[in-house]
RNA sequence: CCAGAUGGCCGGAUGACCGCUGUGUCAAAGCAGAGGAAAGUCCGGGCUCCACGAGAACAUGGUGCCGGAUAACGUCCGGCGGGGGCGACCCCAGGGAAAGUGCCACAGAAAACAAACCGCCUGCUUCUGCAGGUAAGGGUGAAAAGGUGCGGUAAGAGCGCACCGCGGUUCUGGUAACAGCGCCGGCAGGGCAAACCCCACCUGGAGCAAGACCAAAUAGGGACGGCCGCUCGGGUGGCUUGCUAUGCCGAGAGGUGGGUUUUCGCACCGUCGUCCGGGUCGGUCGCGCCGAGGUGCGCAGCGAUGCGCACCCCAGAGGAAUGGUCAUCCCUUGACGCACCGAAAGGUUCGCCAAGGACAGAACCCGGCUUACAGGCCAUCUGGCGUU
Numbered sequence: 001c002c003a004g005a006u007g008g009c010c011g012g013a014u015g016a017c018c019g020c021u022g023u024g025u026c027a028a029a030g031c032a033g034a035g036g037a038a039a040g041u042c043c044g045g046g047c048u049c050c051a052c053g054a055g056a057a058c059a060u061g062g063u064g065c066c067g068g069a070u071a072a073c074g075u076c077c078g079g080c081g082g083g084g085g086c087g088a089c090c091c092c093a094g095g096g097a098a099a100g101u102g103c104c105a106c107a108g109a110a111a112a113c114a115a116a117c118c119g120c121c122u123g124c125u126u127c128u129g130c131a132g133g134u135a136a137g138g139g140u141g142a143a144a145a146g147g148u149g150c151g152g153u154a155a156g157a158g159c160g161c162a163c164c165g166c167g168g169u170u171c172u173g174g175u176a177a178c179a180g181c182g183c184c185g186g187c188a189g190g191g192c193a194a195a196c197c198c199c200a201c202c203u204g205g206a207g208c209a210a211g212a213c214c215a216a217a218u219a220g221g222g223a224c225g226g227c228c229g230c231u232c233g234g235g236u237g238g239c240u241u242g243c244u245a246u247g248c249c250g251a252g253a254g255g256u257g258g259g260u261u262u263u264c265g266c267a268c269c270g271u272c273g274u275c276c277g278g279g280u281c282g283g284u285c286g287c288g289c290c291g292a293g294g295u296g297c298g299c300a301g302c303g304a305u306g307c308g309c310a311c312c313c314c315a316g317a318g319g320a321a322u323g324g325u326c327a328u329c330c331c332u333u334g335a336c337g338c339a340c341c342g343a344a345a346g347g348u349u350c351g352c353c354a355a356g357g358a359c360a361g362a363a364c365c366c367g368g369c370u371u372a373c374a375g376g377c378c379a380u381c382u383g384g385c386g387u388u
Stems, first nucleotide, its partner, number of pairs: 001384010012329007020033004035359001039370002042368005047207004052265007061202004065079005080094001081092004095198002100196002102192003117138002119134006146164006165187001166185004171180003211285004221276007230252005235246005254269004293312008330357005336351002339348003
């Protein structure tokens, strides 16, 4: 100097005038006023409500190597294993295929109860065929009885041997996932579980249009129909004095109660549909955002993060506020001019002119993930070239 990797920051500044929202004031002044993603609504919660609460089981849904962090998570940190890259680094929907079922189109002899098209070897022979052996060579394919080499064989084959691969295992190291040396075994042909499934762990529902309160008003209205009121006792009515009717009381039974079943407890109990008609659609809170809050420093830790001290308060609208104008400066690009470097191409400083300045706006809040982003800056690391 060029190319890359990882992490972080800014993303316009200042002044004047006018304007908007909240707070404040008698009125003013003063103070405060969109984001790193406010987006997506993909996760996790805080909070609110649901007559439901506790236990057990299942379902539904989710996660999936080990160990940590966290309020929690499908997030983050560190490590292990696998893959990509010269490397810094990046990626992984990372448990189980020897529990079972299923799929692997076409091509191919054959894709699982696996197989013989060409070829090789042996025998016979109508001279071109048949019989037997074979899976080392070739073909098809994403994938074909693990790979390379040697021996052996009629020709071959883990048939035997060596090494690699695969499976198991003692010991050692590590909290662990795992790794390493050794030993045993010719070895369950392969892939797919982001196929069903098995295993381990977690898992109510609905959501600020949640919900709470105040005020006001009406008619806690009427008609029709279906289903349902079961048992016992009492009351009331009718009369046939013992029957009968019942939205009355009590007990029992039964039913309902935010995934299902069940046990215990608790609460409530007629229900559904159609038509007609009436009232309300206002205000306050939720929302002082005091918070799993922010900033700075220190300590512990590889780190995520935790602890301590100090300081700070940082939008609250309710169809939705933070904007407009002017001036100067800043950044980027282009043209022109002077000067300098250079053989040239081109480059550097300054001046002047023009154009442009990204993605994009809270709506209960917080922790993440994902996506978008003109331009600029910082730090560390890797590779290459050159110089000393």

Bacterial RNase P class A from an uncultured bacterium, 388 nucleotides, folded computationally. Its mean pLDDT, the model's own confidence on a scale to 100, is 76. Its Rfam family is "Bacterial RNase P class A". The family's RNA type in Rfam is ribozyme. Rfam describes the family as follows. Ribonuclease P (RNase P) is a ubiquitous endoribonuclease, found in archaea, bacteria and eukarya as well as chloroplasts and mitochondria.